[in-house]
RNA sequence: GCUUAUUCUCAGGGCAGGGUGAAAUUCCCGACCGGCGGUGAUUCCGCGACAGCGGAGCAGCCCGCGAGCGCCUGCCGCAAGGCAGGGUCAGCAGAUCCGGUGCGAAUCCGGAGCCGACGGUUAGAGUCCGGAUGGAAGAGGAUAAGG
Numbered sequence: 001g002c003u004u005a006u007u008c009u010c011a012g013g014g015c016a017g018g019g020u021g022a023a024a025u026u027c028c029c030g031a032c033c034g035g036c037g038g039u040g041a042u043u044c045c046g047c048g049a050c051a052g053c054g055g056a057g058c059a060g061c062c063c064g065c066g067a068g069c070g071c072c073u074g075c076c077g078c079a080a081g082g083c084a085g086g087g088u089c090a091g092c093a094g095a096u097c098c099g100g101u102g103c104g105a106a107u108c109c110g111g112a113g114c115c116g117a118c119g120g121u122u123a124g125a126g127u128c129c130g131g132a133u134g135g136a137a138g139a140g141g142a143u144a145a146g147g
Base pairs, nucleotide, nucleotide: 002146003145004144005143006142007141008140009139010138017029018028019027031127032126033116034115035065036064037063038062043056044055045054046053047052060114061113068092069091070089071086072085073084074083075082076081096112097111098110099109100108118130119129120128
């Protein structure tokens, strides 16, 4: 360092200012935000035999995943629906171009765009409230065994 098992910890941000209105952080002008893994070149750190080697960092819209909706199963209910479980569960699951540099860029630099579950609400929500003191992609550690 690897594999397997058990276990612990951690694991999401955001409407300033203004307009209309009886009412809007929901509409309009404008503002702000960007989970996890992969890929990823300039960059940074360490080592060096100066060939290189190791590590860190770098994508909301490239690939994949998560939560959510939906679906399926069970139970309850006259029903509407409620509760519990299920991801080897089919579906929803968003959104990018142009220029530059370069051997190489949907990732860098510049510019212009675009996207964002469900339920609630005096009025329509990525940003407020709620399920959620939940779950989870995963990240890091501990212990044991093994080749």
Record summary
This is a predicted structure of a 147-nucleotide RNA (FMN riboswitch aptamer (RFN element)) from Thiorhodococcus drewsii. The model forms 100% of the base pairs in the Rfam consensus. The coordinates come from a structure-prediction model, not an experiment, and the mean pLDDT is 76. RNAcentral holds the sequence, with entries from Ribocentre.